[in-house]
RNA sequence: GGGCAAUUAGCUCAGCUGGUUAGAGCAUCCGCUUCACAUGCGGGGGGUCAGAGGUUCGAAUCCUCUAUUGCCCA
Numbered sequence: 001g002g003g004c005a006a007u008u009a010g011c012u013c014a015g016c017u018g019g020u021u022a023g024a025g026c027a028u029c030c031g032c033u034u035c036a037c038a039u040g041c042g043g044g045g046g047g048u049c050a051g052a053g054g055u056u057c058g059a060a061u062c063c064u065c066u067a068u069u070g071c072c073c074a
C1' cells in the first nucleotide's frame, strides 16, 4: 500500500427482509429472605447504536467518507 471483518449499557453479546417502545446475561443500586454473610426472589438506574453526511414517510439495520481494533496479502 491492497483486501476482509468488527464497533450496540461498566463487561460479554443478541437485534431476522428498514417498521409499534433498543434488549439479554453478568456487574451495580434498592427491597424481601438471614443473627450476619452467601444463595435465592422482586424491582430500579445506566445507551449520541464509534463519528459525520446521504437515501427513505421511517435507519442500530441500506450507501459514502472518517476513526479505532483484529486477520490476510504484498
Base pairs, nucleotide, nucleotide: 001073002072003071004070005069006068007067010026011025012024013023019057028044029043030042031041032040050066051065052064053063054062
The prediction has a mean pLDDT of 80.
Transfer RNA from a marine sediment metagenome, 74 nucleotides, folded computationally.
It matches the Rfam family "tRNA". Rfam classes the family as a transfer RNA.